[in-house]
Formats: sequence, structure tokens, C1' cells
RNA sequence: GCUCCGGUAGCUCAGUAGGAUAGAGCAAUUGCCUCCUAAGCAAUAGGUCGUGCGUUCGAAUCGCGCUCGGGGCA
Repeated sequence: GCUCCGGUAGCUCAGUAGGAUAGAGCAAUUGCCUCCUAAGCAAUAGGUCGUGCGUUCGAAUCGCGCUCGGGGCA
């Protein structure tokens, strides 16, 4: 330099033939339970979907640039 894959909640990830209020598990917080803790049960909070622009009535999802991580080739 070329090429492929990936970046979504604190962590690990799902979700892409465009349209749902953007989800799960774990973690966190609060409550219940308990002598206390853990476990268990219930509830709550937490997201500019890497970034900019574009296409579209509408973008996490499509296109282009940039950026970060990983694989392959040179």
C1' cells in the first nucleotide's frame, strides 16, 4: 500500500431484503426476604448505535470519507 471483518448500555453481545418506545445476559441502584451477609425475588436507571457528510418521507441498518481494533496479502 491492497483486501476482508468488526466499533450498539460499565462489560460481553444480539438486532441489517430501511419504519416497533433500540434489546438480552452480567454488572449497578432501590426495595422485599434475612439477626447480618450471600443467594433468591421485584423494580429502576443507564445509549448522539465510532465519527462527518450524503440518499430517503424515514437510517443502528444503504452509499462515500475519516478514525480505532483485528485477520490476510504485498